[in-house]
About this RNA
This is a predicted structure of a 71-nucleotide RNA (transfer RNA) from a Lachnospiraceae bacterium. It was read from a public genome assembly.
Parts: sequence; C1' cells; structure tokens
RNA sequence: GGUGCCAUGGCCAAGCGGUAAGGCAAAGGUCUGCAACACCUUCACCGCCGGUUCAAAUCCGGCUGGCACCU
Repeated sequence: GGUGCCAUGGCCAAGCGGUAAGGCAAAGGUCUGCAACACCUUCACCGCCGGUUCAAAUCCGGCUGGCACCU
C1' cells in the first nucleotide's frame, strides 16, 4: 500500500427495511425478624458524518477504531 470481516445498554449477544429479543450486572419494590433465594418493575434512537426511502440498527458512500490475510 491492497483486500476482507467486525463495531448494538456496564458486559455478553439476537436482529437482515416497518418504532431494538434474551442473559449477566445494576437500581427500585414484594417476600423475610435481618438476609439469601424467588418473583415484579426500570435501564440502548444501534462507533461518527452524509445519502437512498413514506420509513434505516438493517441498503449505499466516506471517516474512525479493532482483527485477519496479501504484498
């Protein structure tokens, strides 16, 4: 220098055009003599900037960061 892949809450992780599942953690609550366990509730406009579209995490372009391969 070239090519490809990845980027989603504090962590892991689904989603593949129609207002973001699940698990762990955290906070609040019920229960308990106090706890633990169990149960209920709450918590993300998706790395950044643009474009396409009635509608974008999803498609397209650029950028940033990470990984791999080639030279």
It matches the Rfam family "tRNA". Rfam describes the family as follows. Transfer RNA (tRNA) molecules are approximately 80 nucleotides in length. The source organism's lineage runs through Bacteria, Bacillota, Clostridia, Lachnospirales and Lachnospiraceae. The coordinates come from a structure-prediction model, not an experiment, and the mean pLDDT is 82.